[in-house]
RNA sequence: GCGCCGCUAGCUCAGUGGAUAGAGUAACCGGCUACGAACCGGUAGGUCGUGGGUUCAAAUCCCUCGCGGCGUG
Numbered sequence: 001g002c003g004c005c006g007c008u009a010g011c012u013c014a015g016u017g018g019a020u021a022g023a024g025u026a027a028c029c030g031g032c033u034a035c036g037a038a039c040c041g042g043u044a045g046g047u048c049g050u051g052g053g054u055u056c057a058a059a060u061c062c063c064u065c066g067c068g069g070c071g072u073g
Base pairs, nucleotide, nucleotide: 001072002071003070004069005068006067007066010025011024012023013022018056027043028042029041030040031039049065051063052062053061
């Protein structure tokens, strides 16, 4: 340089055109306990990597750029 894959919550990941974008874990609050852990309940946390485009409608499709990974001359 070229090809392929990925980028969504602090972290690990779902979601592959239409519902207020979800789960686990972490954080915080409460219950339980003599106190903690575990367990149970709840709360908060997201401009879906950037900028454009297509569409009535985009996390999802297309293009650009950025970052990371793998392969290869």

The RNA shown here (transfer RNA) has 73 nucleotides and comes from Ruminococcus sp. Its Rfam family is "tRNA". Rfam classes the family as a transfer RNA. The sequence was found in a public genome assembly. The prediction has a mean pLDDT of 82.